Transfer RNA from an uncultured bacterium, 74 nucleotides, folded computationally. Its mean pLDDT, the model's own confidence on a scale to 100, is 80. It was read from a public genome assembly. Rfam family: tRNA. It is annotated as a transfer RNA.
C1' cells in the first nucleotide's frame, strides 16, 4: 500500500425486508421486604445509533468520504 469484518446506554449485545416509542441483560439510584445486610421483587435515570454528506415521504437499518479497533495479503 490494497481487501474483509467491527462501531448502537458505564459495560455486553439484539434490533427481521427502510416504517408502530431505539430495546435486554449486568450495573446505578430510589422503593418493597428484612431487626439489619445480602438475596428477590417493582420503578426510575441514562442515547448526537463512530463523525460527515447522500438516496427516500420516511435511515440503526441502503450509497459514498473520513476516523477508531481488529484480521489478512504485500
Nucleotide at each position: 500500500g490494497g481487501g474483509c469484518c467491527u462501531g448502537u446506554a458505564g459495560c455486553u449485545c439484539a434490533g427481521u425486508u427502510g416504517g408502530u416509542u431505539a430495546g435486554a441483560g449486568c450495573a446505578u439510584g430510589c422503593g418493597c421486604u428484612u431487626g439489619a445486610u445480602a438475596a428477590g421483587c417493582g420503578c426510575a435515570g441514562g442515547g448526537u445509533c463512530a463523525u460527515a454528506g447522500g438516496u427516500u415521504c420516511a435511515a440503526g437499518u441502503c450509497c459514498u468520504a473520513u476516523c477508531a479497533g481488529g484480521c489478512c495479503c504485500a